[in-house]
This is a predicted structure of an 84-nucleotide RNA (transfer RNA) from a Lachnospiraceae bacterium.
Taxonomically the source falls in Lachnospiraceae (Bacteria, Bacillati, Bacillota, Clostridia).
RNA sequence: GCCGGCGUGUUGGAAUUGGCAGACAAGGCAGACUCAAAAUCUGUUGGUGCUUGCACCGUGCGGGUUCGACCCCCGCCGCCGGCA
Numbered sequence: 001g002c003c004g005g006c007g008u009g010u011u012g013g014a015a016u017u018g019g020c021a022g023a024c025a026a027g028g029c030a031g032a033c034u035c036a037a038a039a040u041c042u043g044u045u046g047g048u049g050c051u052u053g054c055a056c057c058g059u060g061c062g063g064g065u066u067c068g069a070c071c072c073c074c075g076c077c078g079c080c081g082g083c084a
Base pairs, nucleotide, nucleotide: 001083002082003081004080005079006078007077010026011025012024019067027045028044029043030042031041032040046057047056048055049054050053060076061075062074063073064072
């Protein structure tokens, strides 16, 4: 240099026919149990704002297509593999 794959919460990792983003697990937080802890069980867990249950934003970055994009198209960045 060329070709291919990948990039999603704190972490691993789902969602591909374009139609509720974050299933499931780990971790965190709160509670129960305990003299106390561990283990176990229950609830909760993307961000910001406030009027506290609503609004807005959010899938590496920037554009495009579309009623609608993690998903399709273009450019860029990073990582991995192959070829030279």
Record summary
The prediction has a mean pLDDT of 81. It matches the Rfam family "tRNA". Rfam classes the family as a transfer RNA.